[in-house]
RNA sequence: CUGCGACAAGGGCAAACCCGCCGGGAGGCGGGGACGCAAAGCUCCGGGCCCAGAAAGGGCGGCCGAGCUGCCGAA
Numbered sequence: 001c002u003g004c005g006a007c008a009a010g011g012g013c014a015a016a017c018c019c020g021c022c023g024g025g026a027g028g029c030g031g032g033g034a035c036g037c038a039a040a041g042c043u044c045c046g047g048g049c050c051c052a053g054a055a056a057g058g059g060c061g062g063c064c065g066a067g068c069u070g071c072c073g074a075a
Base pairs, nucleotide, nucleotide: 004073005072012037013036017032018031019030020029021028022027035062041068042067043066045065046064047063048060049059050058051057
């Protein structure tokens, strides 16, 4: 450095649900709260799903894949 992921260490994130706010909506933001997550960090590039619907467009990265980056160091 790469691969890999432990009954390791320090930690990190935060589902459902509740409250407030934004949005026509999917959904997003903040607070509470933990179902879980070794990338549940970031990116709509591919597939898929959702909103809208003529088209155009919007959303989900915790649906899967892919790309980039990252802490630790047992087997």
The RNA shown here (c-di-GMP-I riboswitch aptamer) has 75 nucleotides and comes from an Acidobacteriota bacterium.
Its mean pLDDT, the model's own confidence on a scale to 100, is 90.